[in-house]
Formats: sequence, structure tokens, C1' cells
RNA sequence: UGAAGUCCCGCGGGAGAGACCGGUUCUAGCGAUUACCAAACAAUCGCCAACACCGGCGCCGAAGGCGCAACAUCCGCCCGGAAUCGCUCAGGCAAAAGGACCGAGGGAAUUAA
Repeated sequence: UGAAGUCCCGCGGGAGAGACCGGUUCUAGCGAUUACCAAACAAUCGCCAACACCGGCGCCGAAGGCGCAACAUCCGCCCGGAAUCGCUCAGGCAAAAGGACCGAGGGAAUUAA
């Protein structure tokens, strides 16, 4: 001087599957009643009704998590051991957000050379 890899920072791309059903209620809105000459406000009741809470059925896999083939061992078991594979605990099923992974940029330390 300085790759590859690692870490940090933002940028672009990035799939799937319910805007499901039932219940409860807040705010707002609407209506009624009381009172009043009337209106507004207020109180009470009702309707509507969630992105909140509770429950139910169906579904998705690409945060995370879990499982393992080859391999490893003289041999066997255990242990170790990958994925966009499998599971579906978690998460998710309009948009937004998130998103494995991919691409390019800036920065940091370090190493090979």
C1' cells in the first nucleotide's frame, strides 16, 4: 500500500397466506328522554362500533427458534454437523411496517499478500 471475510451506517430490489367469524367495550357520531319559550350545554338511555381486549376456525414461511443428510469416529451409540429443506413454538395473512436473501455505496478494525 492493501484484497477476501467481519462489523457499523444508510440506499435499491425482495415472496406467501383471512381487510375471516363471534363476543365485550372506549372515543367520536347519530337518535330519544329530562329540563327550557327555543337552541346550545349537561345528565340518562339506545344505535353504530374499533387498528383495543377475549375467544374460535382456516391458512402462510423468508425475522428469530427447533429438526437433520453427507461428513466426522477403526467400528457402533452419544456429541458435533447446512439450506430458500422440514416443523410452525414465535411471527405473519389489504396497504404500511417487517422481511431470509440479492445488489451497489460510505466508514472501522484486522489479516493474507